[in-house]
Context: one part of a larger RNA
């Protein structure tokens, strides 16, 4: 000179668009952020409506002995609407967050998988027969202060169990055949064996089973590539590598058990130290150096450390168990949390927002769907924190008014600057009108954006610096004093270098300093 997730000081008019715990991954009041389906199931509440059988008012009517009437009112039962909790599906492995760990096959690139998975989706083929025994809610009841825990007895399913059937599906032996890349891989031919299902609905729909293929996601493994230190030189026992078995979707010391003594290291092992990593980003002609915020992939964590369950898919932030620290509640026996989700609070720090508004878009889960929920997301607030635009008026106006400051006292500069006089309204304020963004309806933003009118020149300029590097000079005060200061230096009585003031220079809703990289 550039540059920042920046902070200080001084000023501060508007608007779009972006951005905003770099520190204590420090500890959290309190709301809220993951539900959803009655078209899988039984059954509780409420309303409404209809049926049935009680059950009789009011009113009529009487020869007083009743008849006629049927209303409240509870009681079942079907219907429909709401609604709390249950069994059962699907989703709670996304999506949001953070960067502590990791120097690693963790990431980037390129490959391999003959060693492997894939809910939902598509695509084709087949197929769904009969069965059966629980069990929650419920209803009694024991124990507890409370979480909860527990008995008996009833019940439904798309829940759970068998049976039947079944290929080209799994296993296991036997023959052919063609191919590879060691184990192997496709295919064929006969056989022996083992295994599927679920319904709901008034109907279309919507779903069940199994196989085969796609498609999307993903695990596993390999080559290269990845910070700094030798004032770290030797490290290593499941350690190296075989065989046999365990596990697993899968290969493998991943485990385990025998056997053998390897493996790695100056081409830098181990040990330390620091560090998420990458597309990118900043400089810089370029090589190259710095960085890794925001957005995008892609790892890693959720109070700390362990562990597994469940499931297509976790070793699972807002699931479960154990420990340990904390913090709460207790009737002392025993319990309950886990903002690094969205505000917000405390502390910490030089610093860093609202306990807002919507689900209208977009995108997500559930649902046939209507819809529901979604601090994702779209907004709207806050900060000049950062780029961009804008405006703070424009034209004329004197040999030059006051005033300030300087003076060789003539004068000189602010200076057309200022007053007056013409004009003009961008922004702001006022009013009126008013959207796109949604596909029939539905708009959080928002009476916004923008468009029109009316009226005023009014509401809107600072910071820094002036000896030389460096653009821009003169007075006064001060007297090695008070200070300046990036280098070099200034200041000890005329200081263009302190400080003030007039004047002038740079840049402008911004300037400067400090810090950091180039």
């Nucleotide at each position: 000179g550039g540059a920042u997730g920046a902070a200080c000081g001084c000023u501060g008019g508007c608007g779009g668009c972006g951005u905003g715990c770099c520190u204590a991954a420090c500890a959290c009041a309190u709301g809220c952020a993951a539900g959803u389906c009655g078209a899988a199931c039984g059954g509780g509440u409420g309303c409404a409506u209809u049926c049935u059988g009680c059950g009789g008012a009011a009113g009529g009517u009487u020869u007083c002995g009743g008849c006629c009437g049927g209303a409240a009112g509870g009681a079942g039962g079907a219907u429909g609407c709401a609604u709390g909790a249950g069994u059962g599906g699907c989703g709670g492995a996304c999506g949001g967050g953070u960067g502590a760990g990791u120097a690693a096959c963790g990431c980037g690139u390129g490959g391999g998988u003959a060693a492997c998975c894939u809910g939902c989706c598509c695509u084709g083929u087949a197929c769904a027969g009969g069965g059966g025994g629980a069990u929650a809610a419920c209803a009694c009841u024991u124990g507890g202060a409370a979480a909860c825990a527990g008995g008996u007895g009833c019940u439904a399913a798309u829940a759970c169990c068998g049976c039947a059937u079944a290929a080209g599906c799994g296993c296991g032996a036997g023959g052919g055949a063609c191919c590879g890349c060691a184990u192997g891989g496709u295919u064929c031919c006969a056989u022996g064996u083992g295994g599927a299902a679920a319904g709901c609905g008034a109907a279309c729909a919507c779903g069940g089973u199994a196989c085969a293929g796609g498609a999307u996601g993903g695990g596993c493994c390999c080559g290269c590539g990845u910070c700094u230190g030798a004032u770290u030189a030797g490290c290593u026992g499941g350690u190296u590598g075989g065989c046999a078995g365990g596990g697993u979707a899968a290969a493998g010391g991943c485990c385990u058990a025998c056997c053998a003594a390897g493996g790695c290291g100056a081409c830098g092992a181990u040990c330390a130290g620091u560090a998420g990593c990458c597309g990118g980003c900043c400089u810089g002609a370029g090589a190259g150096g710095g960085c890794g915020g925001a957005c995008g992939g892609c790892c890693a964590c959720a109070c700390u450390g362990g562990g597994a369950c469940u499931g297509a898919g976790a070793c699972a932030c807002g699931g479960c168990c154990c420990a340990g620290a904390c913090u709460c509640c207790u009737a002392c026996g025993g319990g309950a949390g886990g903002c690094a989700g969205c505000a917000g609070u405390g502390g910490g720090g030089g610093a860093u927002a609202u306990u807002g508004c919507a689900c209208a878009a977009u995108g997500g889960g559930g649902g046939g769907a209507a819809c529901c929920c979604u601090g994702a997301u779209g907004c709207a607030g806050c900060g000049a924190c950062g780029c961009c635009g804008c405006g703070u008026g424009g034209g004329u106006g004197a040999a030059g008014g006051a005033g300030c400051a300087u003076u060789u006292c003539g004068g000189u500069g602010c200076g057309u600057a200022a007053a007056g006089c013409c004009c003009u309204a961008u922004c702001g304020g006022c009013a009126g009108g008013g959207a796109a963004g949604a596909a029939a309806g539905a708009g959080a933003c928002g009476g916004u954006a923008c468009c029109u009118g009316a009226c005023u020149a009014a509401g809107a300029a600072g910071c820094c610096c002036c000896g030389g590097c460096u653009a821009a000079c003169u007075a006064c005060g001060u007297g090695c004093c008070a200070g300046c200061a990036g280098c070099c230096g200034c200041g000890g009585u005329a200081a263009u270098a302190c400080g003030u003031a007039g004047g002038g220079g740079g840049c402008a809703a911004g300037c400067g300093u400090u810090a950091u990289c180039c």
Small-subunit ribosomal RNA, 5' domain from an uncultured bacterium, 518 nucleotides, folded computationally. The full RNA is in RNAcentral, with records from ENA and SILVA. Its mean pLDDT, the model's own confidence on a scale to 100, is 85.